This is a predicted structure of a 113-nucleotide RNA (FMN riboswitch aptamer (RFN element)) from uncultured Eubacterium sp. Its mean pLDDT, the model's own confidence on a scale to 100, is 86. Taxonomically the source falls in Eubacterium (Bacteria, Bacillati, Bacillota, Clostridia). Rfam family: FMN riboswitch aptamer (RFN element). About the family: The RFN element is a highly conserved domain that is found frequently in the 5'-untranslated regions of prokaryotic mRNAs that encode for flavin mononucleotide (FMN) biosynthesis and transport proteins.
């Protein structure tokens, strides 16, 4: 450089109510790089909006959520302990967890030449 492949998890119990995995109480999840081992740091993807463009090709900009005390320690907002907080539209009894867009994209991981 050129091609393959890979590439995001969770609603179990009980209540109300015609009707809810969606409301309440308990539960349960945690994408990719960086760094003392991250969902809350620092960067990135992703969705979601502009703008150019014939265009669902391509490109560019925007926009992007949420942590705090003790502890050990040369060193953690990353570790142990405690106790909190976040989680794109759209659709439907209001959804981080159901169904869609999506057998889609992609940060990036790994092999081959």
């Nucleotide at each position: 450089a050129u091609c393959u492949u890979c590439a995001g998890g969770g609603c179990g119990g009980g209540g109300u109510g015609a009707g809810a995995g969606u409301c309440c109480c308990c539960a349960c999840u945690g994408g990719c790089g960086g760094u003392a081992c991250a969902g809350u740091c620092c960067g990135c993807g992703a969705c979601c909006u502009g703008c150019c463009g014939a265009a669902c090709a391509g490109g560019c900009a925007g926009c992007u959520g949420a942590a705090c005390c003790g502890g050990u320690g040369a060193a953690a907002c990353u570790c142990c302990g405690g106790u909190a907080c976040c989680a794109a539209c759209c659709g439907u009894a209001u959804a981080g967890u159901c169904g869609g867009g999506a057998u889609g994209g992609a940060a990036g991981a790994a092999g081959a030449u």